[in-house]
Background: Transfer RNA from Candidatus Pacearchaeota archaeon CG10_big_fil_rev_8_21_14_0_10_31_24, 71 nucleotides, folded computationally. Model confidence (mean pLDDT): 83 of 100. The source organism's lineage runs through Archaea, Nanobdellati and Candidatus Pacearchaeota. The sequence is in RNAcentral, with records from ENA.
RNA sequence: GGCCCCAUAGUCUAGUGGCAGAACACCUCGUUUACACCGAGGAAGCUCAAGUUCGAUUCUUGGUGGGGCCA
Numbered sequence: 001g002g003c004c005c006c007a008u009a010g011u012c013u014a015g016u017g018g019c020a021g022a023a024c025a026c027c028u029c030g031u032u033u034a035c036a037c038c039g040a041g042g043a044a045g046c047u048c049a050a051g052u053u054c055g056a057u058u059c060u061u062g063g064u065g066g067g068g069c070c071a
Stems, first nucleotide, its partner, number of pairs: 001070007010024002013021001018054001026042005047063005
C1' cells in the first nucleotide's frame, strides 16, 4: 500500500426495515439473627456523519477504532 471482517447495557451476546431482548454484574424489596443462596421488581445500550425511506440498529457512502490475509 491492497483486500476482507467486526463495532448493540459495566461484560458477553440476540435482533437485520416498524416500541432493542436475554444472561452475568449492579440497585431496591422480600426471605434470614446476619451473610450467602433463592424469589419479586428496577436502572442501564445500537461507534460518528451524510444519504435512501413514511419509518434506519438494520440498506448505501464516507470517517473513526479493532482484527485478519497478501505485499